[in-house]
RNA sequence: UAAUAUUAAGGGUAAACCCAGCGAAAGCUGGGGGCACAAAACCGUGAACCUGUAGCCUCACCUGGUAUUGGUUGUCUGGUUGCAAAU
Numbered sequence: 001u002a003a004u005a006u007u008a009a010g011g012g013u014a015a016a017c018c019c020a021g022c023g024a025a026a027g028c029u030g031g032g033g034g035c036a037c038a039a040a041a042c043c044g045u046g047a048a049c050c051u052g053u054a055g056c057c058u059c060a061c062c063u064g065g066u067a068u069u070g071g072u073u074g075u076c077u078g079g080u081u082g083c084a085a086a087u
Stems, first nucleotide, its partner, number of pairs: 005087003012037002017032006035074001041080003046076002048072003055066003
């Protein structure tokens, strides 16, 4: 100096839920709140899961199916970057 594991220090992020707003929805943004996280920082490759307005088909029925669209990374994988004293 680099990598891995454990224990620390200074910190960081912020689950469920509540309020307000946006959205057809999944969900997102802000505030509160803390479940947890050593990459729960950034990107979104390959997947996985969620949604289902328009349109199309179907139906007694706004019933059902498909689906443009989108969404989740705190779902896995992949890429980039990063703090730290001791053993």